[in-house]
RNA sequence: GGGAGCGUCGGUUAACGGUAAACCAGCAGUCUCCAAAACUGCAACUGAAGGUUCAAUUCCUUCCGCUCCCGCCA
Numbered sequence: 001g002g003g004a005g006c007g008u009c010g011g012u013u014a015a016c017g018g019u020a021a022a023c024c025a026g027c028a029g030u031c032u033c034c035a036a037a038a039c040u041g042c043a044a045c046u047g048a049a050g051g052u053u054c055a056a057u058u059c060c061u062u063c064c065g066c067u068c069c070c071g072c073c074a
Stems, first nucleotide, its partner, number of pairs: 001070007010024004018054001026042005047063005
């Protein structure tokens, strides 16, 4: 330099154009002498900026970050 993939709560992953969800972790409550476990509830997320669309996590463009492959010079 060329090409490909990925980016979603604190962590790991779903959602392939129509209300962003689950598990773990966190917080609160119930229970308990106290805790743990169990149960109930709560909070928290789409890398950034544009475009297409009635509607974008999803499709397109650019940028940013990470990973992989190929090549060139020395």